[in-house]
Order: sequence, then C1' cells, then structure tokens
RNA sequence: GAUUUAUAAAGAAGCACAGAGAGAAUAGGCUCAAAGAAGUGCUGGCAACCUGCCUCAUAACAGCAAGGUGCUAAUUCCUACCUAAGUAGUUUUUAGGGAAUAUAAAUU
Repeated sequence: GAUUUAUAAAGAAGCACAGAGAGAAUAGGCUCAAAGAAGUGCUGGCAACCUGCCUCAUAACAGCAAGGUGCUAAUUCCUACCUAAGUAGUUUUUAGGGAAUAUAAAUU
C1' cells in the first nucleotide's frame, strides 16, 4: 500500500514555537482564522478498538484498568449517487441505501 470486519447524531484543554490559511478528495455552500489558521512540542483531558485483570464452559456479555493506538470546533460541518414518500412557491423536505473518508484490529 491492499483486503476484510466493526464504529462514526456522544465526548474532550492550556501554554510555547510558528506566521496564513483551515475544515479528506472534486465542486457548491457554510463556518473557523492576525483577539493568531495549518503544522510542531510539552502537559492535561475524552473515549474504550486491541491488550491486561475479573468472571468462567481456560465462553460471551457486563465491570475494572488505561499498557498499544486514536481523538481533543461545527453530525464525517452540509450537500452532490440511487430508491421511496411528500411537495409543487424557483421541485424546498423526510427516511433508507450506496460510494468515499476516518479510526481500530486481523490478514497479506
């Protein structure tokens, strides 16, 4: 890098460096940003996929811990592809599915 499975409407800060953008991709929006964006570092915090403990059918679930990861603006910020229902004012809206993305674990 690829494949598979699971989850994605919850949750969570401050300081320093830095110096203009950022919010995955393409596009349209809409937000955040010199009262300091992205990125990096330190210390916190959130969460519970793997792991450990417990339990025990050397199960599962639950519970505990937080070692390995991850995360720490807005539903993955919203929409775009398909289906159904609804609407008819400029086709507004709702639900489901798909695709893509992110994270974890396994395999390769």

Overview
The RNA shown here (SAM riboswitch aptamer (S box leader)) has 108 nucleotides and comes from a Microscillaceae bacterium. Model confidence (mean pLDDT): 82 of 100. Of the family's consensus pairs, 94% are formed in the model. It was read from a public genome assembly, where an Rfam model found it.